[in-house]
RNA sequence: GCGGGGUAGAGCAGCCGGUUAGCUCGCUUGUUUAACUUGCAAGAGGUCGCAGGUUCGAGUCCUGUCCCCGCCA
Repeated sequence: GCGGGGUAGAGCAGCCGGUUAGCUCGCUUGUUUAACUUGCAAGAGGUCGCAGGUUCGAGUCCUGUCCCCGCCA
């Protein structure tokens, strides 16, 4: 320099910009049980890496920047 990635504690999805940001596991509470596991129900947890810009509206587009992985040298 080129390409890919950064979204909840972990792993990820999010289409062509659109109204409430989701899924699985985990966590908490309740239920079930003699108890645990399992099952069932509910809940908490996110300023979408950071800072700007465009737009009526940005996780998504643009710019800068930081970090991770790979490629070239």